[in-house]
RNA sequence: AUAGGUAUAAGUUAAUUGGUAAACUGGAUGUCUUCCAAACAUUGAAUGCGAGUUCGAGUCUCGCUACCUAUA
Repeated sequence: AUAGGUAUAAGUUAAUUGGUAAACUGGAUGUCUUCCAAACAUUGAAUGCGAGUUCGAGUCUCGCUACCUAUA
C1' cells in the first nucleotide's frame, strides 16, 4: 500500500435476518449477620464516530477511526 474481518454496559455474550436493546459476571444501596462472606431484594450503566436509505436501523449502504489476519 492492497484485500478480508471485527467494533453493543467496566468485562463476556445475545437481539429470530429492519419492528419494545436482553442476560451473566462485576459495581452501588438495603435486608440478614457481632463482623466478613454467602443468600435475597432494589438500582445505575451500552449499539466506535459521521452521513444516507426507510414509517422504523444494533441490523442495509457510504465514508472515517481503532484493532486483527493475509499478500507485497
Overview: This is a predicted structure of a 72-nucleotide RNA (transfer RNA) from Lachancea thermotolerans. RNAcentral holds the sequence, with entries from ENA. It matches the Rfam family "tRNA". Rfam classes the family as a transfer RNA. The coordinates come from a structure-prediction model, not an experiment, and the mean pLDDT is 80. It is recorded under the gene name tRNA-Gly.